């Protein structure tokens, strides 16, 4: 340099183009307990950036950025 895959809460991960982006762990508060832990309840928290297509984009297309694979 060519080709190719991936990018979503703090971490891991889901979501057929269709109307609050879901779950687990973690975190915070509460319940319970003499206390802690555990259980239970509740809460906050995310679509890499910029364009395009579309009535509608996490999803499709292009470019960029970052990470990985492969060929030379």
């Nucleotide at each position: 340099g060519g080709c190719u895959g991936c990018a979503u809460c703090g971490u891991c991960u889901a979501a057929u183009g269709g109307u609050c982006a879901g779950g687990a762990c973690a975190c915070a508060a509460g319940u319970u307990u003499u206390u802690c832990a555990a259980c239970c309840u509740u809460g906050g928290a995310a679509c890499g950036u910029g364009g395009g297509u579309u009535c509608a984009a996490c999803u499709c297309c292009c470019a960029c950025u970052g990470c990985g694979g492969u060929c030379a």
Predicted 3D model of a 72-nucleotide RNA (transfer RNA) from Hominimerdicola alba. It matches the Rfam family "tRNA". From the family's description: Transfer RNA (tRNA) molecules are approximately 80 nucleotides in length. Its family is annotated with triplet codon-amino acid adaptor activity in the Gene Ontology. Its mean pLDDT, the model's own confidence on a scale to 100, is 81. NCBI's taxonomy places the organism under Bacteria, Bacillati, Clostridia, Eubacteriales, Hominimerdicola.